[in-house]
Context: one part of a larger RNA
RNA sequence: UUAGACUUAGGGAAUUCAGCAAUUUAGCCCCGUAUGUUCGCUAUAAGGGGUGCCCGAAACCGCUUCGGCGAGUUUUGGGUCGCAGUAACAAGGAGGACACGACUGUUUACUAAAAACGUAGCCGACUGCUAGAGAGAAAUCUUGUGUAUAGUUGGUGACUCCUGCCCAGUGCCAGUACCUGAACCUUUGUUUCAACAGAGUGAAGGGCUGGUAAACGGCGGCGGUAACUAUGACCGUCUUAAGGUAGCGUAAUCCCUUGCCAAUUAAUUGUUGGCCCGCAUGAAGGGAGUAACGAUGUCCUCAGUGUCCCAAGUCUAAGCUC
Numbered sequence: 001u002u003a004g005a006c007u008u009a010g011g012g013a014a015u016u017c018a019g020c021a022a023u024u025u026a027g028c029c030c031c032g033u034a035u036g037u038u039c040g041c042u043a044u045a046a047g048g049g050g051u052g053c054c055c056g057a058a059a060c061c062g063c064u065u066c067g068g069c070g071a072g073u074u075u076u077g078g079g080u081c082g083c084a085g086u087a088a089c090a091a092g093g094a095g096g097a098c099a100c101g102a103c104u105g106u107u108u109a110c111u112a113a114a115a116a117c118g119u120a121g122c123c124g125a126c127u128g129c130u131a132g133a134g135a136g137a138a139a140u141c142u143u144g145u146g147u148a149u150a151g152u153u154g155g156u157g158a159c160u161c162c163u164g165c166c167c168a169g170u171g172c173c174a175g176u177a178c179c180u181g182a183a184c185c186u187u188u189g190u191u192u193c194a195a196c197a198g199a200g201u202g203a204a205g206g207g208c209u210g211g212u213a214a215a216c217g218g219c220g221g222c223g224g225u226a227a228c229u230a231u232g233a234c235c236g237u238c239u240u241a242a243g244g245u246a247g248c249g250u251a252a253u254c255c256c257u258u259g260c261c262a263a264u265u266a267a268u269u270g271u272u273g274g275c276c277c278g279c280a281u282g283a284a285g286g287g288a289g290u291a292a293c294g295a296u297g298u299c300c301u302c303a304g305u306g307u308c309c310c311a312a313g314u315c316u317a318a319g320c321u322c
Base pairs, nucleotide, nucleotide: 001318002317003316004315005314006313007312008311010309011308014307027051028050029049030048031047036041038158052080053079054078055077056076057075058074059073060072061070062069063068081085093302094301095300096299097298098297099296100294101293105117106116121156122155123154124153125152126151127150132143133142134141135140159289160288161287162286164219165218166217169216170215171212172211173210174209175208178207179206180205185200186199187198188197189196220238221237222236223235224234247281248278259275260274261273262272263271264270
C1' cells in the first nucleotide's frame, strides 16, 4: 500500500449524484395501536413494560403399586447477584408524502429485475364443424375424440367513476337496376389458310350506394365586445369529415423554465399543495382516482452511526525490505 475484521472522545449526514457503506432495531410474553380501506386489511402499525437464578404455593395434563411421581403446561408469592438475564448463536430500524405498475408471478444464463412481459377482468374480429386457425409438397395431423358458456386471433389490463365528436382519407363489411372489366367461347369483316381487326357474352375487382372508430387514424383560424382597468359569458367572419367533451395538467408529457404563489430549509435548479397562454395533455395506442402489494423511482422526518469534521489505534492475509 491492497484486501478483510474490530474499536473510537465531542459533534451527528456537515459526507455524497444519492445515507452508497456501516451502524441502529431484533426472539418471546404483556399493555397499547393512528390514518386510510375494496371491511379482508393497514398491523409486529407507532409507542411502552417484562425476560436470569434460588425457595415456596395452586390449578391442569400424563403416569401410578393410589403412597406419590414428572428434563409436561400455566398462574402466583417471596428472595438473590450483576453495569448488563432473548448476556453466546440467532434475531424487522421506524414514520410521513408523491410517481409508476392493481396484486402473487416472469425476464436480458454472463453489465439492465423494472414503470418492461404476463395476469384475472373488459372489448372487438373470425368460426355452425367436411368450421375457423395452424403444420405439411401431399397423404395426413393438431386445436379436439372439443362444438359458440367452444376454439383461434387482435387490443386493453384488478376494482371504482367513466370512455365525448368525426366515416372526408385509408382499411374492412354489405349491397348494386346501371357503367367498366382478361382469356376462352359465339359472330362479322379481310384472306387460299394462319395471323389480324370489329361486335357480342361477361367473373373477380373497380366505379356507384350504404355501414363501421374498444378499425388505421383525426379532433381549427382571424376580428370585435361588459359604465376604471383587465378579462370576455356574447357577436361577426373564414373554414373542416369533425373542430378536443368529462377529466387531468410546468406532468415519466412544459421549449421558454430554477414559470408564479404557498409549505418545507438559516439558505432548496429538490419535493409537496395550488394556479393554467397544455412549445407539443386527454379518454381501451384508454382518461381520472384508488385500499393492499413492490430487493421499483423521488422528497422529507425521527432514531442511530467513522459517511464526514479528522483522523487514530488493534488484529489477519498478501505485498515490500533484510
Predicted 3D model of a 322-nucleotide part of an RNA (large-subunit ribosomal RNA, domain IV) from a Candidatus Nanohalarchaeota archaeon. The sequence was found in a public genome assembly.